[in-house]
RNA sequence: GACAAUAGCAAACUCACCGAAAGGUGGGGACGCAAAGCUAACGGGACUAAGCCGGGAUUUAUCUUUAUCCCGGGACGUCAGCCGAGCCGCCGAA
Numbered sequence: 001g002a003c004a005a006u007a008g009c010a011a012a013c014u015c016a017c018c019g020a021a022a023g024g025u026g027g028g029g030a031c032g033c034a035a036a037g038c039u040a041a042c043g044g045g046a047c048u049a050a051g052c053c054g055g056g057a058u059u060u061a062u063c064u065u066u067a068u069c070c071c072g073g074g075a076c077g078u079c080a081g082c083c084g085a086g087c088c089g090c091c092g093a094a
Stems, first nucleotide, its partner, number of pairs: 001091001008033002013028006031081001037087003042084003045079003052073007
């Protein structure tokens, strides 16, 4: 790839669990999907910002430290249903 056949996946929302979050896993549920199968250690992009770094307030300590909060930075976290790439794969007329 054809208004073919057979099977498959499952967005939003929702419940439970995991996670700091993004998000993930499982149940329900179907917006869609011909790769909506896999790779995030192939590239780009998007999302998050706990630890960490810088600054500040308060606090504690007084050979200079501790704790909490706020602001900024930050991927080493996440997304393959954002795009390209790679790998693998079901059916199949004209």

c-di-GMP-I riboswitch aptamer from a soil metagenome, 94 nucleotides, folded computationally. The sequence is in RNAcentral, with records from MGnify.